The prediction has a mean pLDDT of 84. This is a predicted structure of a 74-nucleotide RNA (c-di-GMP-I-GGC riboswitch aptamer). It was read from a public genome assembly, where an Rfam model found it.
RNA sequence: UGGCGAAACGGCAAACCUCGCGUGAGCGGGGGACGCAAAGCCACGGGUCUCAUGAGAUGGCCGGGCUGCCUACC
Numbered sequence: 001u002g003g004c005g006a007a008a009c010g011g012c013a014a015a016c017c018u019c020g021c022g023u024g025a026g027c028g029g030g031g032g033a034c035g036c037a038a039a040g041c042c043a044c045g046g047g048u049c050u051c052a053u054g055a056g057a058u059g060g061c062c063g064g065g066c067u068g069c070c071u072a073c074c
Base pairs, nucleotide, nucleotide: 002074003073005071011036012035016031017030018029019028020027021026034060040066041065042064044063045062046061047058048057049056050055051054
């Protein structure tokens, strides 16, 4: 440095409730934890979803890119 698995310090936070925004998919704040080693960031490719049909949503659908904590063993 790379691979693979476990644990710890910490981290994030699904459903649901609530307030706000949006036509909508959804997004943001608070509560709350199903889960997560990239469940951190980026819509570049594919997928799915939305509508006012040429623009949007989704990174907690996958690939790819960038960044990143710890470590038995190899």